c-di-AMP riboswitch aptamer (ydaO/yuaA leader) from a Thermoleophilaceae bacterium, 150 nucleotides, folded computationally. The model forms 92% of the base pairs in the Rfam consensus.
RNA sequence: CUUACAACCUUGCCGAACCGCUCGUGCGCCCCGGUGCGCAGGCGGCCGGGGGAUCCGAGUAGGUGGGGCGAACCGCCGCGAUGCGGUGGGGCGCAGCUCUUUCAGCGCCAGCCCGUCAGCUAACCCCGGAGGCUGUCCGAAAGAGAGGUA
Numbered sequence: 001c002u003u004a005c006a007a008c009c010u011u012g013c014c015g016a017a018c019c020g021c022u023c024g025u026g027c028g029c030c031c032c033g034g035u036g037c038g039c040a041g042g043c044g045g046c047c048g049g050g051g052g053a054u055c056c057g058a059g060u061a062g063g064u065g066g067g068g069c070g071a072a073c074c075g076c077c078g079c080g081a082u083g084c085g086g087u088g089g090g091g092c093g094c095a096g097c098u099c100u101u102u103c104a105g106c107g108c109c110a111g112c113c114c115g116u117c118a119g120c121u122a123a124c125c126c127c128g129g130a131g132g133c134u135g136u137c138c139g140a141a142a143g144a145g146a147g148g149u150a
Stems, first nucleotide, its partner, number of pairs: 012133003018045005024039007046129006056119001065117001066114004073089007090109005097145007
């Protein structure tokens, strides 16, 4: 000097995946009784999803049944053809206080579930609150607001 890996850094990001109380337990600190953090259980709040009337919608049969979560879809062309590649349209995400809009740049368009069954849907009923990344990194403009200083 270069490359790779790891640690620290309470910084932040996707997503509904968060907040408070209580209790048990583990660890640390201080010393006989407290305190901090984590995890499990319980309760409450809040957030998200599904089912489910009237009305409306929905013809029947066949065909490769149909449906849900999610941004993760549609068309055309080619191929080695349940897919892959290209291309057009569309959708989604990206810190320097927050939100909205616009431009620029970068990235994503997966995966999973129900099980022959479900349009919308008041009352009502049921379910979820995970997981994965990042680490001094640093685009701009407008509007509204918050906070701070004088």